[in-house]
RNA sequence: CCUUAACAAAGAGGCCGCGAUGCAUCAUUAGCAUUCCUGUGAGGGAUCAUCGCCGAAGUAAAUCUAUUGAUUUACUGGGCUCAUGUUGAACAAACAUGGGACUGUUGAUAAGAUGUGCCCAACAUCUUGUCAAUGCGCUUUGUUAGCG
Numbered sequence: 001c002c003u004u005a006a007c008a009a010a011g012a013g014g015c016c017g018c019g020a021u022g023c024a025u026c027a028u029u030a031g032c033a034u035u036c037c038u039g040u041g042a043g044g045g046a047u048c049a050u051c052g053c054c055g056a057a058g059u060a061a062a063u064c065u066a067u068u069g070a071u072u073u074a075c076u077g078g079g080c081u082c083a084u085g086u087u088g089a090a091c092a093a094a095c096a097u098g099g100g101a102c103u104g105u106u107g108a109u110a111a112g113a114u115g116u117g118c119c120c121a122a123c124a125u126c127u128u129g130u131c132a133a134u135g136c137g138c139u140u141u142g143u144u145a146g147c148g
Stems, first nucleotide, its partner, number of pairs: 001148001003146009014054001017053006024047003028043001031040003057076008077103002080100008104134013
């Protein structure tokens, strides 16, 4: 110096990233009441603002608990969209399963560009295409240890 492993810190995915809060605005409406005119409107949703974040979060099961809150395990990279099913007043929304294109990361491979180089080979970086995989993953930096 290269490289492998562990630990720590800081980051990226996206122009609809995730979640919470507000009783701010908007639309919808179960239910209740009614002189059947109408009133009230839980709950869920959208926009905006603020905050916390990148297993953010969601789902299922189990355990604990006065609570519907905590813990453990398993699955899901991300959002969008379509179909079926469940919940639901709903053609909203959520969840499960399956499909579609898009996108992020890593690996393999092909082409091109740049750099090093003895201007051959080879190596490194970037771009594009194809294939495969997926978050306890990936990138950067630092510490420790080991092989070479």
This is a predicted structure of a 148-nucleotide RNA (Lysine riboswitch aptamer) from an Erysipelotrichia bacterium. The sequence is in RNAcentral, with records from Rfam. The source organism's lineage runs through Bacteria, Bacillati, Bacillota and Erysipelotrichia.